[in-house]
RNA sequence: GACAUGCAUGACGGGUGCUCAGUCUGCUUCAAGCGGACUGGGCUGAGAGUACACCGUUCGGACCUGAUCAGGGCAAUGCCUGCGCAGGGACAUGCUUCCUCCAAAUC
Numbered sequence: 001g002a003c004a005u006g007c008a009u010g011a012c013g014g015g016u017g018c019u020c021a022g023u024c025u026g027c028u029u030c031a032a033g034c035g036g037a038c039u040g041g042g043c044u045g046a047g048a049g050u051a052c053a054c055c056g057u058u059c060g061g062a063c064c065u066g067a068u069c070a071g072g073g074c075a076a077u078g079c080c081u082g083c084g085c086a087g088g089g090a091c092a093u094g095c096u097u098c099c100u101c102c103a104a105a106u107c
Base pairs, nucleotide, nucleotide: 001101002100006095007094008093009092010091011057012056013055014054017043018042019041020040021039022038023037024036025035026034027033063088064087065086069082070081071080072079
């Protein structure tokens, strides 16, 4: 010095579902039923419309598409698994112990 690893900074990318109760409200002649908004709980998760957060950034499953997918499970769900060495997908800088490699100097 290189590789690798890790860290930091900046930049960039990304998701936000299901369900219960209350209040208000829309459709409706009424009821039933089906929605919408707000508030508070429950489920999964790192994160569930909040954000100076969380996760990810090419050795990329963060996330999107396929997908109103398939199997299983659940009160229900994009819950789990598969699909998936499928198609896409967002980077620069600095520092970096040990190991390994290269070079130089000295012996």